[in-house]
RNA sequence: AGGCAGCAUUCUGGAGAGACUCGUUCCAUUGGCCCGCAGGCCUGGCAUCGGGCGCCGAAGGUGAACCCCCUAUAUGGGGUCAACUCUCAGGCAAAAGGACAGAAGGGCGGC
Numbered sequence: 001a002g003g004c005a006g007c008a009u010u011c012u013g014g015a016g017a018g019a020c021u022c023g024u025u026c027c028a029u030u031g032g033c034c035c036g037c038a039g040g041c042c043u044g045g046c047a048u049c050g051g052g053c054g055c056c057g058a059a060g061g062u063g064a065a066c067c068c069c070c071u072a073u074a075u076g077g078g079g080u081c082a083a084c085u086c087u088c089a090g091g092c093a094a095a096a097g098g099a100c101a102g103a104a105g106g107g108c109g110g111c
Base pairs, nucleotide, nucleotide: 003111004110006108007107009104010103011102012101013100018053020052021051022050023049025047026045027044028043031042032041033040034039054092055091056090060088061086063084067079068078069077070076
């Protein structure tokens, strides 16, 4: 100096599934009613917190036959192995997040 793969950074793309329901608190801005104030009731709200049922799989996490490998031969360990599976976590308008994919510069260490 060049190359390869990895990590990080930035940019771009990126699916699924109730803006469900019950209660609580709060608010109501020209909401309604009792009754003018105060107070109460009703109604409404893409607000708060908690519960219920339904659903999704692509942060993270769990599990796994046949087959293959290892040896201390067993009822062991590993690979296959994740976009499958479960749905713990997470999520179910938009936004955010998002596995993964592409690009950029050449930041980091490695060969």
A computed fold for a 111-nucleotide RNA from Pusillimonas sp. ANT_WB101, annotated as Glycine riboswitch aptamer.
Lineage of the source: Bacteria > Pseudomonadota > Burkholderiales > Alcaligenaceae > Pusillimonas.
Model confidence (mean pLDDT): 75 of 100.